Annotation: The RNA shown here (SAM riboswitch aptamer (S box leader)) has 104 nucleotides and comes from Effusibacillus lacus. The coordinates come from a structure-prediction model, not an experiment, and the mean pLDDT is 90. It matches the Rfam family "SAM riboswitch aptamer (S box leader)". Its family is annotated with regulation of gene expression in the Gene Ontology.
[in-house]
RNA sequence: CUUCUAUCCAGAGUGGCGGAGGGAACUGGCCCGAUGAUACCACAGCAACCGGUGCGCGGCACACGGUGCUAAUUCCAGCAGAUUGACAUUCUGGAAGAUAGGAG
Numbered sequence: 001c002u003u004c005u006a007u008c009c010a011g012a013g014u015g016g017c018g019g020a021g022g023g024a025a026c027u028g029g030c031c032c033g034a035u036g037a038u039a040c041c042a043c044a045g046c047a048a049c050c051g052g053u054g055c056g057c058g059g060c061a062c063a064c065g066g067u068g069c070u071a072a073u074u075c076c077a078g079c080a081g082a083u084u085g086a087c088a089u090u091c092u093g094g095a096a097g098a099u100a101g102g103a104g
Stems, first nucleotide, its partner, number of pairs: 001104008013043004021032003026078004044070003049066003052062004074096001079093004
């Protein structure tokens, strides 16, 4: 990098560094940001996918190891369908993406 499977409306922040954009990409919207964001580092925390351990073993617990995560549903929409007289709204599916595990 490709592919398969599962999950994505829950949960969890302080300090340091740094100095302008950032929220994956494009478009539109909506937000965050000099009261210093995003990124990075440290510590803390959340979760429980894989491993491990234990148990009264359809599973549960622990959080020891490997990841992951800690503004907003994956921030929302984009494509298709349903809903409407039409619009709006809402719902379902898809696409794209993220994470884990397996395969190449």